[in-house]
A computed fold for an 88-nucleotide RNA from an uncultured Paenibacillaceae bacterium, annotated as c-di-GMP-I riboswitch aptamer.
Its mean pLDDT, the model's own confidence on a scale to 100, is 84.
Rfam family: c-di-GMP-I riboswitch aptamer. From the family's description: GEMM was predicted in a large-scale screen for bacterial structured RNA regulatory elements.
RNA sequence: UUGUUAGAAAGGCAAACUUUCUGAAAGGAAAGGACGCAAAGCCGUGGGUCUAAAGACUGAAAAUGUCCAUGACUGCCUGGUUGCCAAG
Numbered sequence: 001u002u003g004u005u006a007g008a009a010a011g012g013c014a015a016a017c018u019u020u021c022u023g024a025a026a027g028g029a030a031a032g033g034a035c036g037c038a039a040a041g042c043c044g045u046g047g048g049u050c051u052a053a054a055g056a057c058u059g060a061a062a063a064u065g066u067c068c069a070u071g072a073c074u075g076c077c078u079g080g081u082u083g084c085c086a087a088g
Base pairs, nucleotide, nucleotide: 004088005086012037013036017032018031019030020029021028022027035075041081042080043079046077047076048073049072050071055067056066057065
């Protein structure tokens, strides 16, 4: 220095929920709040999951329904990348 990993120390992030804003929705942002996390830092690489506006079809209908991400989730997994301390 690199990899793996226990235990400390310094810390870090923040689930559910509540309030406000935003979005068609899934969701996202901020404040509070902590379920937990050694990458629960960052990036949508490959899967997976969620939503269905627009569009198409159905239909008497502007009802209802069906299909479909170009939308979303890194706290679903995987891949890439960066990183704190430290026995063995």